[in-house]
RNA sequence: UGAGAUAUAGCUCAACAGGUAAGAGCAGGUGCCUUAUACGCACAAGGUUGAAGGUUCGAGCCCUUCUAUCUCAA
Numbered sequence: 001u002g003a004g005a006u007a008u009a010g011c012u013c014a015a016c017a018g019g020u021a022a023g024a025g026c027a028g029g030u031g032c033c034u035u036a037u038a039c040g041c042a043c044a045a046g047g048u049u050g051a052a053g054g055u056u057c058g059a060g061c062c063c064u065u066c067u068a069u070c071u072c073a074a
Base pairs, nucleotide, nucleotide: 001073002072003071004070005069006068007067010026011025012024013023019057029043030042031041032040050066051065052064053063054062
């Protein structure tokens, strides 16, 4: 310098040809259980989907640019 991939909750990941309220596990919180802790059970919370635009009635998903990381080539 060129090509490709990835970016969604604190962490690891879903969301399979664009469609109704973006989910799960772990961690953390509260309650139950226990003499107590742990385990177990229950409940709730936690996201403007990397940034900015565009297309569309409608975008996590399509298009453009940028940023970060990784891989390949030179």
The prediction has a mean pLDDT of 82. Predicted 3D model of a 74-nucleotide RNA (transfer RNA) from a Bacteroidia bacterium. Rfam family: tRNA. It is annotated as a transfer RNA. The sequence is in RNAcentral, with records from ENA.